[in-house]
Molecule: c-di-GMP-I riboswitch aptamer
Organism: Maioricimonas rarisocia
RNA sequence: GACAAUGGCAAACCUGCCGUGAGGCAGUGACGCAAAACCAUGGGUCUCGCUGCUCGACCGCACGACGAGAUCGCCAGGUUGCCGAA
Numbered sequence: 001g002a003c004a005a006u007g008g009c010a011a012a013c014c015u016g017c018c019g020u021g022a023g024g025c026a027g028u029g030a031c032g033c034a035a036a037a038c039c040a041u042g043g044g045u046c047u048c049g050c051u052g053c054u055c056g057a058c059c060g061c062a063c064g065a066c067g068a069g070a071u072c073g074c075c076a077g078g079u080u081g082c083c084g085a086a
Stems, first nucleotide, its partner, number of pairs: 001083001008033002014027005031073001037079003041076003044071006051062003
């Protein structure tokens, strides 16, 4: 980062499995992506626990603080990679 070339990845929906859950894995499928390759380092967002309110109790509502998770296709950062026009 090009009306280039070889290619690559694969959103949502649906199906199966795992998980309390966010979500993950696989299949199907393509919304898109020049790093939509990898890393949870700093933020953001989300989940669970704890806590508070409420209740006879569950449920429900909230999320200040703390703990444990998720998300890299939320932003930034780090590492690596294909091509070679302007």